């Protein structure tokens, strides 16, 4: 230098191919129940510029372009 993949909640990841109601799960955090107490278990609750910018569209996490960051392969 070229090609490919990934970036979504604090962490690990779904959803993307095929655009459409309010963006989800597990774990963690917070509150509560239980217990003499702790752990475990159960319940509740909060938490998101969907990497950034632009484009297409009535409508974008989803399609297109550029860039940023990470990884793999080739040279």
């Nucleotide at each position: 230098g070229g090609g490919c993949c990934c970036g979504u909640a604090g962490c690990u990841c779904a959803g993307g191919c095929c655009g459409g109601u309010u963006a989800g799960a597990g774990c963690a955090a917070g509150g509560g129940a239980c217990u003499c107490a702790u752990a475990a278990u159960c319940c509740c609750c909060a938490g998101g510029u969907c990497g950034u910018g632009g484009g297409u569209u009535c409508a974008a996490a989803u399609c297109c372009c550029a860039c940023c960051g990470g990884g793999c392969c080739c040279a």
Molecule: transfer RNA
Organism: Gemmatimonadota bacterium